Bacterial RNase P class A from Rubrivivax sp., 346 nucleotides, folded computationally. RNAcentral holds the sequence, with entries from ENA. Its mean pLDDT, the model's own confidence on a scale to 100, is 76. It matches the Rfam family "Bacterial RNase P class A". About the family: Ribonuclease P (RNase P) is a ubiquitous endoribonuclease, found in archaea, bacteria and eukarya as well as chloroplasts and mitochondria.
[in-house]
RNA sequence: GAAGCAGGCCAGACCGCCGCUGGUGCGAGCGGGGAAACCCGGCACUGGAGGAAGGUCCGGACUGCACAGAGCACCGUAGCAGCUAACGGCUGUCCACCGCGAGGUGAGGAUCAGAGCAACAGAGACGAGUCAGGGUUGGCCCCGCAAGGGUGUCCUGCCCUGGGUGAAACGGGCAAUCUCUACGGGCAGCAACACCAAAUAGGCCGGCAUCGAUGUGGCUCGCGGAGCCGGCGGGUAGGUGGCACCGAGCCGGGAGGCGACUCCCGGCCCAGAUGAAUGGCGGUCACGGCGCGGCUUCGCAAGGAGCCGUGCUGCACAGAAUCCGGCCUAUCGGCCUGCUUCACAC
Numbered sequence: 001g002a003a004g005c006a007g008g009c010c011a012g013a014c015c016g017c018c019g020c021u022g023g024u025g026c027g028a029g030c031g032g033g034g035a036a037a038c039c040c041g042g043c044a045c046u047g048g049a050g051g052a053a054g055g056u057c058c059g060g061a062c063u064g065c066a067c068a069g070a071g072c073a074c075c076g077u078a079g080c081a082g083c084u085a086a087c088g089g090c091u092g093u094c095c096a097c098c099g100c101g102a103g104g105u106g107a108g109g110a111u112c113a114g115a116g117c118a119a120c121a122g123a124g125a126c127g128a129g130u131c132a133g134g135g136u137u138g139g140c141c142c143c144g145c146a147a148g149g150g151u152g153u154c155c156u157g158c159c160c161u162g163g164g165u166g167a168a169a170c171g172g173g174c175a176a177u178c179u180c181u182a183c184g185g186g187c188a189g190c191a192a193c194a195c196c197a198a199a200u201a202g203g204c205c206g207g208c209a210u211c212g213a214u215g216u217g218g219c220u221c222g223c224g225g226a227g228c229c230g231g232c233g234g235g236u237a238g239g240u241g242g243c244a245c246c247g248a249g250c251c252g253g254g255a256g257g258c259g260a261c262u263c264c265c266g267g268c269c270c271a272g273a274u275g276a277a278u279g280g281c282g283g284u285c286a287c288g289g290c291g292c293g294g295c296u297u298c299g300c301a302a303g304g305a306g307c308c309g310u311g312c313u314g315c316a317c318a319g320a321a322u323c324c325g326g327c328c329u330a331u332c333g334g335c336c337u338g339c340u341u342c343a344c345a346c
Stems, first nucleotide, its partner, number of pairs: 001342010012285007020048007030041004050317001054328002057326005062189004074185005079093005094108001095106004109180002114178002116174002131162006138155002140152001141150003193241004203232006215223002249268008287314012
């Protein structure tokens, strides 16, 4: 210098103006909306997106319901040891595979319980048998009175040997097919759930009402003719809490551990809506791309590299919604650390 491997970090900076939104303090206890519950309105100070806020895949916190105990079914996980609130996550390590290497990947328990499966080729593919050759018991047949003997493109059983096919041939493989073993799992989810609480309808209680209630604009007459009034309780709309300062929290230091991680000390308070805030404009600087001009340098040349100035343009993926730990996916560009291989120089 080139090509890589592993880990970590940033996600433009500053200033001015105008807005949106949360919190705290102050204050007239005023105004507005609403039946109420409750909400909104002023000034000052101050906080205001992410590494993934995303997919909603896994695990927990929290909440409601269910719940003696045991077993079955169903679902999930799987070397070994550990970390953790928990996990299918993470760490270390063994083994297997990939890579020259730094490293990477792994659904890596069990096929002495049982079942199932294997394209093409091959006689035969999961069940035992079967192809070729040889040997042999018995049967059939022939000879013989019998004992016995003989014979084979015959039948059957057993034994031995062997070529070829194929990934695999009485011996293995696949559990990422069922299964077995061990361990884990109650169900639903913040639209959970708790509280406050209209209108209408229905329910219960009390009162009035065909001796005419209620209604018909306030009263009387008239008309009409079976309900009307009040209270209670449940649920809905609506509102508040849950929910956002106190947490498996963040930062710094120390100790233990190879590490994931744990412990101790000090400091800090750090988004929060619900037609859903976190933005817009201008300026300066930085960065990337393209172009122009100048200078330096390499080269015979074409051209390349660097620096300066200037113009245009761009700045990714993406937007919290109960919270937290992970995984996966998306991401312009840039920086840092350690390591590997190759080339060159000393």